[in-house]
RNA sequence: GAUUCAUUAGCUCAGUUGGUAGAGCACUUGACUUUUAAUCAAGGGGUCCGGGGUUCGAGCCCCCGAUGAAUCA
Numbered sequence: 001g002a003u004u005c006a007u008u009a010g011c012u013c014a015g016u017u018g019g020u021a022g023a024g025c026a027c028u029u030g031a032c033u034u035u036u037a038a039u040c041a042a043g044g045g046g047u048c049c050g051g052g053g054u055u056c057g058a059g060c061c062c063c064c065g066a067u068g069a070a071u072c073a
Base pairs, nucleotide, nucleotide: 001072002071003070004069005068006067007066010025011024012023013022019056027043028042029041030040031039049065050064051063052062053061
């Protein structure tokens, strides 16, 4: 220098052909329990790495950039 992959909730990750963003764990509240843990029920939390474009509509498509990893030179 070139190419490829990844970036989505506090953490680990899904998200099939573009159609109102999900799971597990963690967190909060309640029940149960002498207490803790466990278990059960309910709830909160993300405008999806940044900017721009296409589209009626973008996490998803296109362009530029950022960070990390790998390969080649």

The prediction has a mean pLDDT of 81. A computed fold for a 73-nucleotide RNA from a Clostridia bacterium, annotated as transfer RNA. It matches the Rfam family "tRNA". By type it is a transfer RNA. Rfam describes the family as follows. Transfer RNA (tRNA) molecules are approximately 80 nucleotides in length.